[in-house]
Molecule: SAM riboswitch aptamer (S box leader)
RNA sequence: CCCUUAUCAAGAGUGGCGGAGGGAACGGCCCGAUGAUGCCCGGCAACCGGCGCGGAUGCGUGCGGUGCCAAAUCCGGCGGCCAAUGGCCGACAGAUAAGGC
Numbered sequence: 001c002c003c004u005u006a007u008c009a010a011g012a013g014u015g016g017c018g019g020a021g022g023g024a025a026c027g028g029c030c031c032g033a034u035g036a037u038g039c040c041c042g043g044c045a046a047c048c049g050g051c052g053c054g055g056a057u058g059c060g061u062g063c064g065g066u067g068c069c070a071a072a073u074c075c076g077g078c079g080g081c082c083a084a085u086g087g088c089c090g091a092c093a094g095a096u097a098a099g100g101c
Base pairs, nucleotide, nucleotide: 002100003099004098005097006096007095008094013041015040016039017038021031022030023029026076027075028074042069043068044067047065048064049063050061051060052059053058073093078090079089080088081087082086
């Protein structure tokens, strides 16, 4: 890099550093000198491992490995349906985890 499975509408800062871009790409629409992105601290969650409970698919804990902390994966593209400036469902793509090659 690729493949498989699961999940993606909840949750997470009035902190420190720093100083211009950021939200994957494209099109939108947004965020950002009232300081974003990023790093540190802090926090959230509970996928895997650990530990405890349980007859058990499980429950708890949050110790270890990740992950995450604007907006539904921010929305859309492709297909279908409907009561059609719109709405719903699915696919593609993407992200994360755990496996595999």